[in-house]
This is a predicted structure of a 349-nucleotide part of an RNA (small-subunit ribosomal RNA, central domain) from an uncultured bacterium. Its mean pLDDT, the model's own confidence on a scale to 100, is 86.

Context: one part of a larger RNA
RNA sequence: CUGGGCGUAAAGGGAGUGUAGGCGGAAGGACAAGUUGGAAGUGAAACCCACGGGCUCAACCCGUGAACUGCUUUCAAAACUGUUUUUCUUGAGUGGUGUAGAGGUAGGCGGAAUUCCCGGUGUAGAGGUGAAAUUCGUAGAUAUUGGGUAGAACACCAGUGGCGAAGGCGAUUCUCUGGACUGUAACUGACGCUGAGGCUCGAAAGCGUGGGGAGCAAACAGGAUUAGAUACCCUGGUAGUCCACGCCGUAAACGAUGAAUACUAGGUGUAGGGGUUGUCAUGACCUCUGUGCCGCCGCUAACGCAUUAAGUAUUCCGCCUGGGGAGUACGGUCGCAAGAUUAAAACUC
Numbered sequence: 001c002u003g004g005g006c007g008u009a010a011a012g013g014g015a016g017u018g019u020a021g022g023c024g025g026a027a028g029g030a031c032a033a034g035u036u037g038g039a040a041g042u043g044a045a046a047c048c049c050a051c052g053g054g055c056u057c058a059a060c061c062c063g064u065g066a067a068c069u070g071c072u073u074u075c076a077a078a079a080c081u082g083u084u085u086u087u088c089u090u091g092a093g094u095g096g097u098g099u100a101g102a103g104g105u106a107g108g109c110g111g112a113a114u115u116c117c118c119g120g121u122g123u124a125g126a127g128g129u130g131a132a133a134u135u136c137g138u139a140g141a142u143a144u145u146g147g148g149u150a151g152a153a154c155a156c157c158a159g160u161g162g163c164g165a166a167g168g169c170g171a172u173u174c175u176c177u178g179g180a181c182u183g184u185a186a187c188u189g190a191c192g193c194u195g196a197g198g199c200u201c202g203a204a205a206g207c208g209u210g211g212g213g214a215g216c217a218a219a220c221a222g223g224a225u226u227a228g229a230u231a232c233c234c235u236g237g238u239a240g241u242c243c244a245c246g247c248c249g250u251a252a253a254c255g256a257u258g259a260a261u262a263c264u265a266g267g268u269g270u271a272g273g274g275g276u277u278g279u280c281a282u283g284a285c286c287u288c289u290g291u292g293c294c295g296c297c298g299c300u301a302a303c304g305c306a307u308u309a310a311g312u313a314u315u316c317c318g319c320c321u322g323g324g325g326a327g328u329a330c331g332g333u334c335g336c337a338a339g340a341u342u343a344a345a346a347c348u349c
Stems, first nucleotide, its partner, number of pairs: 004320003007303002012317001014201004021194003025088007033081002035077008049065006091191001092188003095184001098181002103177002107173002110154001114150001116148006125136002162169002206247006215241002220236004258316006266294012298305002322349003331342004
């Protein structure tokens, strides 16, 4: 390189956007670069191959032919690819009509709970556990009640419900704002798909500066348990968790399943629309989009997947190639650091 693969055996990039590149809808015309055919020239000889011949055979040698799959020139063809041109509306997008939503951003505001502070009532216990103890409490705790403070999270609704590209998003109200869906068919007229690099986003933890700090809680301290107990349990408790700005760029970032398009039995739920029809109303049927379960064909090593494919096909990207060594060393790039990314070999089985 050809090939075979990537749900669970090695293998889908965490996600998007998009450059180059690759691929690309329908009808007509033109050109002839690719493509196809003819002709001419060339493609040295030797070698290889076929046939025949010469050394007693063979190796070896000689002759003839084929071949040299190529290149150049020229003539022609126009289906396909390409280029160009005219046109089209189904792909894609725009407009106008409606709909649902924890989609994002900034501000305001609310109640329950918890802690702490102040006051009242009140008295000897309270906490905690398997049992205890550390701990708190006669300087009045726990309990109860009135008032105040602070920070964080939003019970019920709540749902294999919704939204988002993924990460993710949940009180309420308002500001700005992205996307989706339905139906319309006015407009553009292939404007599309994918996407190496690039750029942007990216849970938690962690880092920098400045705030904040109620609860929880790595580290740490103490009490238990135990043979020991650097743990599980208990009492405390600092970073952190929260906010602003800036970094980090990783996760079982999972559906362990890349994106797009077309096609291929059904059944049953659910969410948001639209249509027909009926009713006082709940409905019935059809249809679009999303999201579940079951289940043929087909696929699969099996498990299972099965119109949300792991089926049948096409296009493009990423990735894999025995286990360990190793996602390591070295070098490069990025980072304040932690480290991330790219990524071997010896050796060994």